[in-house]
Molecule: c-di-GMP-I-GGC riboswitch aptamer
Organism: Campylobacteraceae bacterium
This record gives sequence, C1' cells and structure tokens, in this order.
RNA sequence: CAUGACAAAGCCAAACCCGCCGUGAGACGGGGACGGAAAGCCAUGGGUCUCUCCGAUACAGGAGAGAUCGCCAGGUUGCCAAAG
Repeated sequence: CAUGACAAAGCCAAACCCGCCGUGAGACGGGGACGGAAAGCCAUGGGUCUCUCCGAUACAGGAGAGAUCGCCAGGUUGCCAAAG
C1' cells in the first nucleotide's frame, strides 16, 4: 500500500420488551443481540417513509417541512493486524 484472519484489545447494537417525547415517519434512555471494519460523524445526490398544502375527489402529479447514514452513493475522521 492493499486487504480483513476461526487473531488479539476494545467498540457499536437489529428485532422484541419497558419508560419517555413527537400528529406521524421516528428520536432518546434502560433491557436485549440479528448483525456490523466505519453499524463513527455529515441529510450533499438518489431511494424509502411521515406530516401539511395545492390539485383531484379514485387518482395521477406538484410544493414545502421533516424521518432514515443499520438502504445505496459521496465527503470526512479513525482502532487493530496475520498472510500478501
């Protein structure tokens, strides 16, 4: 440098349950582990989802405000290390 091992030291924590906040998607705290080498951070592009409005009244479609980085991409920072 590249890569990610039946390695080591640590780290995070899906579903579900409880509490709590929110109209909602969901957030946060506790329990709990399906998994993760960025499952650290940033909503920048796309995706998905929520709410409101326009339109319509079956819609299609459009706009705004949000949620999700454990959907993908991008940016940025970073632990350990065998074989190569």